[in-house]
RNA sequence: GGGCCCGUAGCUCAGUCCGGUUAGAGCGUUCGACUGAUAAUCGAAAGGUCAUGAGUUCAAAUCUCACCGGGCCCA
Numbered sequence: 001g002g003g004c005c006c007g008u009a010g011c012u013c014a015g016u017c018c019g020g021u022u023a024g025a026g027c028g029u030u031c032g033a034c035u036g037a038u039a040a041u042c043g044a045a046a047g048g049u050c051a052u053g054a055g056u057u058c059a060a061a062u063c064u065c066a067c068c069g070g071g072c073c074c075a
Base pairs, nucleotide, nucleotide: 001074002073003072004071005070006069007068010027011026012025013024020058029045030044031043032042033041052066053065054064055063
């Protein structure tokens, strides 16, 4: 230098294929229930500019382009 893949909640990830309901799960955190008190269990809540910027569109996490970071391969 070239090709491919990944980036979504504090962590691990799904959702992208084929644009369309309000952006989700587990773990973690906080609060509550239960208990003599913990753990476990149950309920609830908070937490997201979907890496960043732009474009297309009535509508973008999803399509296009650029760019940043990480990984693999080739040279």
A computed fold for a 75-nucleotide RNA from a Candidatus Bilamarchaeaceae archaeon, annotated as transfer RNA. The sequence is in RNAcentral, with records from ENA. The organism belongs to Candidatus Bilamarchaeaceae, within Archaea. Rfam family: tRNA. By type it is a transfer RNA. The coordinates come from a structure-prediction model, not an experiment, and the mean pLDDT is 82.